[in-house]
Context: one part of a larger RNA
């Protein structure tokens, strides 16, 4: 832009896309049908394996680049707090949220037309004959029945509500996320931030008392107390203290 008045929400599906499933094993059927025996199935039902698909993070596991501790050499005059030791965490012990497989969940069945191929009836051709009229079976394969895109489908749908109703930018943001786009909120508010609480992560801070091998002494590794401490926090609640002002269209 168009669909012939606008907006708005909910749909229907012409058609498009999909491999979403593949294989194997066990058991039962059954020591059955068959078979003189030796031997020995199948339909169909059930558990499980593995590979592939999609899908989550409760558990395990990994990851978590500065969240917590240790520690070493050096720097900052000393304690304390720090830099630097890989371009990118100096080493090293641990770790939440996220993301993640090694984890955890699903991965049907059914119905329609057929194909070989197997019947039925049954003539041409008094018989036979699945075929010539008719009619039934019948495949991982074809169309449905899932998933998913989909009113520009030009037959451009439908059905509710509204006629100053909305929308758009811009603002705080995430159930979204290359960019647009989607979603929430914007004082009638819990949208981020913040604080206070919980929870969750390290391991118990500093400073101060107290012990300490040794030293005349000054000091002194260290180790206890004070301390389930200090310290962070992407999670949860609970509070408007902060920011959510507004501006154009119609």
């Nucleotide at each position: 832009u168009g669909u012939u008045a606008g907006a708005c929400g909910u749909c229907u599906g012409a058609g498009g896309g999909g491999a979403a499933g593949g294989a194997c094993g066990c058991c039962a059927u059954a020591g059955u049908a068959c078979g003189a025996g030796a031997g020995g199935a199948a339909c169909u039902g059930g558990c499980g394996u593995u590979c592939g698909a999609g899908g989550c993070c409760a558990c395990u596991a990994g990851u978590c680049u500065a969240c917590c501790g240790g520690u070493u050499a050096u720097c900052u005059g000393a304690c304390a707090a720090g830099g630097u030791a890989u371009c990118a965490a100096g080493c090293c012990g641990g770790g939440c949220a996220g993301c993640c497989a090694c984890g955890c969940c699903u991965u049907g069945g059914g119905g329609g037309a057929u194909a070989a191929g197997u019947c039925c009836u049954g003539a041409a051709a008094g018989c036979a004959u699945c075929u010539a009229a008719g009619g039934a079976u019948g495949a991982a394969g074809c169309c449905c029945u899932c998933c998913u895109c989909g009113a520009a489908a030009a037959g451009a749908g439908a059905c509710a509500u509204c006629u100053u109703a909305g929308a758009a930018c811009a603002u705080a943001g995430c159930u979204a996320a290359a960019a647009g786009a989607g979603c929430u909120g914007u004082u009638u508010g819990a949208u981020g931030g913040g604080a206070u609480c919980g929870g969750c992560g390290u391991g118990u801070a500093a400073g101060c008392g107290c012990a300490a091998a040794g030293g005349u002494a000054a000091c002194g590794a260290u180790g206890c107390g004070u301390u389930c401490a200090g310290c962070g926090u992407g999670c949860g609640a609970u509070u408007u203290c902060c920011a959510a002002c507004g501006u154009u269209c119609a």
Predicted 3D model of a 250-nucleotide part of an RNA (large-subunit ribosomal RNA, domain VI) from a Candidatus Woesearchaeota archaeon. Rfam family: Archaeal large subunit ribosomal RNA. Clan: LSU clan. It was read from a public genome assembly. The source organism's lineage runs through Archaea, Nanobdellati and Candidatus Woesearchaeota.